[in-house]
A computed fold for a 131-nucleotide RNA from a Bacteroidota bacterium, annotated as SAM riboswitch aptamer (S box leader).
RNA sequence: UUCUUAUCUAGAACGGCCGAGGGAACAGGCCCUGUGACGCCGUAGCAACCAGCUCGGGUCAAGUCGGAUUUGAUUUGACCCGGACGUUGAGGUGCUAAUUCCUGCUCCGCCCUUGCGGAGAAAGAUGAGAG
Numbered sequence: 001u002u003c004u005u006a007u008c009u010a011g012a013a014c015g016g017c018c019g020a021g022g023g024a025a026c027a028g029g030c031c032c033u034g035u036g037a038c039g040c041c042g043u044a045g046c047a048a049c050c051a052g053c054u055c056g057g058g059u060c061a062a063g064u065c066g067g068a069u070u071u072g073a074u075u076u077g078a079c080c081c082g083g084a085c086g087u088u089g090a091g092g093u094g095c096u097a098a099u100u101c102c103u104g105c106u107c108c109g110c111c112c113u114u115g116c117g118g119a120g121a122a123a124g125a126u127g128a129g130a131g
Stems, first nucleotide, its partner, number of pairs: 001131008013043005021032003026104004044096003049092002051088003054084001055082012100123001105120006
């Protein structure tokens, strides 16, 4: 940096340094910010994507039992799937203002002037996998 895929209305802050803008880009809005934002560093925390365990389901293999040669039940093992609003948190990431701060494009409904609500797309963020 490109592709695939999952998730994105929950959660979690203090200290030090710096010193003017920041909230990805553009536009509009709305916010944060000299009571020091943004950023960097340290510590702490959140979460559970990767990981482990348990549970449920499925496929396959082997064994046991019954019936009897089409099979039914059950045990074990391997693999796969699962939001099961299960559990753990050592490690790899990530995150710790506001829904990804909101809108922008398309469609639908109401109103039918503006506007409001819903669904999707695009863009973006993060993880996992691949190049």
Lineage of the source: Bacteria > Pseudomonadati > Bacteroidota. The prediction has a mean pLDDT of 78.